[in-house]
Predicted 3D model of a 100-nucleotide RNA (Bacterial small signal recognition particle RNA) from a Planctomycetota bacterium. The sequence was found by an Rfam model in a public genome assembly. Rfam family: Bacterial small signal recognition particle RNA. Its Rfam clan is "SRP clan". By type it is a non-coding RNA gene. Rfam links the family to the GO terms SRP-dependent cotranslational protein targeting to membrane, signal sequence recognition and signal recognition particle, plasma membrane targeting. The prediction has a mean pLDDT of 76.

RNA sequence: GGCCGGGCCCGAUGCACGGGUGGGCGCAUGAACCGGGUCAGGCCUUGAUCGGAGCAGCCCUAAGUGUUGCUUGCCCGGUGCCGUCGGUGUCCUGGCCGUC
Numbered sequence: 001g002g003c004c005g006g007g008c009c010c011g012a013u014g015c016a017c018g019g020g021u022g023g024g025c026g027c028a029u030g031a032a033c034c035g036g037g038u039c040a041g042g043c044c045u046u047g048a049u050c051g052g053a054g055c056a057g058c059c060c061u062a063a064g065u066g067u068u069g070c071u072u073g074c075c076c077g078g079u080g081c082c083g084u085c086g087g088u089g090u091c092c093u094g095g096c097c098g099u100c
Base pairs, nucleotide, nucleotide: 001097002096003095004094005093006092007091008089009087010086011085012084013083014082015080016079017077018076019075020074021073022072023071024070025069026067027066028065029064035060036059037058038057043052044051
C1' cells in the first nucleotide's frame, strides 16, 4: 500500500413494543305493539267440559349497544438494537499478500 472480515455510523425491511381504529368469536344487555314460545288474570264460545284468540309476566332471540377477555387486519410512532440486506466512511480492530 492492497484485499477480506468484524465493530461503530446511516438507510431500508422484518419482528417486537406503544398509540389509534375496524372485523370475527365469547360474555352481558337488548322488542309496550309492528319477532317467536309459554301464556296467570280477564275476554269469547259451550247446557257444562273441551276449546279459541290473547294482555301482563317469564323464556329464547334479531337489529343494535357494551366489553377488564381471545383472535385477526389496517394506520402512525428517531420506542428497540432483536434479525436480515444494502451504503459508503477523516473512525476502531483482526487476518492474508506485496513492497521498502